[in-house]
RNA sequence: ACCUCAUCCAGAGGGGCAGAGGGAACGGCCCGAUGAAGCCCCGGCAACCACCGCGCAGUCUCGACGACGAGGCCGAGCCCGGCAGGUGCUAAUUCCGUCCCCGGUCGGCAGGUCGCCGCGGGGAAAGAUGAGAG
Numbered sequence: 001a002c003c004u005c006a007u008c009c010a011g012a013g014g015g016g017c018a019g020a021g022g023g024a025a026c027g028g029c030c031c032g033a034u035g036a037a038g039c040c041c042c043g044g045c046a047a048c049c050a051c052c053g054c055g056c057a058g059u060c061u062c063g064a065c066g067a068c069g070a071g072g073c074c075g076a077g078c079c080c081g082g083c084a085g086g087u088g089c090u091a092a093u094u095c096c097g098u099c100c101c102c103g104g105u106c107g108g109c110a111g112g113u114c115g116c117c118g119c120g121g122g123g124a125a126a127g128a129u130g131a132g133a134g
Base pairs, nucleotide, nucleotide: 003132004131005130006129007128008127013042014041015040016039017038021031022030023029025098026097027096028095043090044089045088048086049085051082052081053080056077058073059072060071061070062069063068094126099123100122101121102120103119106118107117108116109115
């Protein structure tokens, strides 16, 4: 690199160096000399993983069975609380769209026909991040 799973409408910027690009691709639309990318420093946000705590349901053990009780496991069903060690992030919903499906007393375009575009909703693809597998 490829593969699997989860999430992506919330949140969070100052300084130094540098000097023209950046927002993944394409189209649009934005950001940028009141300083882009990149590098460094200091902050911040969040809570995926790690760690800590508790314990509903469930399950296991014991009390010979049931009822009931005591204890163990358990946050992989319920999606709890804490912390900030490993990542991540810190313009715009992943900035919007791209492919497919659905919708109407809507608007536009086209035209022998039931189509296209806009608009609203859903899904996919792609991408990003984390965790895992090999």
A computed fold for a 134-nucleotide RNA from Paractinoplanes deccanensis, annotated as SAM riboswitch aptamer (S box leader). Of the family's consensus pairs, 97% are formed in the model. The prediction has a mean pLDDT of 78. Rfam family: SAM riboswitch aptamer (S box leader). Gene Ontology term of the family: regulation of gene expression.